Glycine riboswitch aptamer from uncultured Sphingomicrobium sp., 76 nucleotides, folded computationally. Rfam family: Glycine riboswitch aptamer. About the family: This family represents the bacterial glycine riboswitch. Model confidence (mean pLDDT): 78 of 100. Of the family's consensus pairs, 84% are formed in the model. NCBI's taxonomy places the organism under Bacteria, Pseudomonadota, Alphaproteobacteria, Sphingomicrobiaceae, Sphingomicrobium.
Order: sequence, then structure tokens, then C1' cells
RNA sequence: CGCGCGGGAGAGUUCCUGCGUCGGGUCGCCGAAGGAGCAACCGCCCCCGGAAUCUCUCAGGCACAAGGACCGCGCG
Repeated sequence: CGCGCGGGAGAGUUCCUGCGUCGGGUCGCCGAAGGAGCAACCGCCCCCGGAAUCUCUCAGGCACAAGGACCGCGCG
């Protein structure tokens, strides 16, 4: 780093609409896929490099499902 298993949060299903348990649009909201930014922090602390669970909300998400940073175990 990859695969498998288990755990895994937040935020409306508000309004409108259609071919209506689904889809589209509007407004409101969330941050833990990804992305971007600052630069806390780290490395050999000069240069240089790596950089967050912080910030933004482009993307993503806001019933269920799926996804899901991160944690644990096993395997390669």
C1' cells in the first nucleotide's frame, strides 16, 4: 500500500413539480470519500521536504440503503 471482516458520526425528506414509495428543481443545513487553503505539527529543524480530525464547501452528503475519515483483527 492492497484485500477481507467488525465498529463508524453529522445535517430537512422544507417547499414545488412529474411519468409519483421514484426522479427533478428551490431554499435551508452537514463534514469523516475526494479536492483546495492556512500552516499547528513532524523530519536532518539552515535550506528543503512531508503536512492535519483545523479552515473552505468545488465535489459529496442531509428517511432507508449505499458511501464513509478513523480504529481493531487477519492475509498478501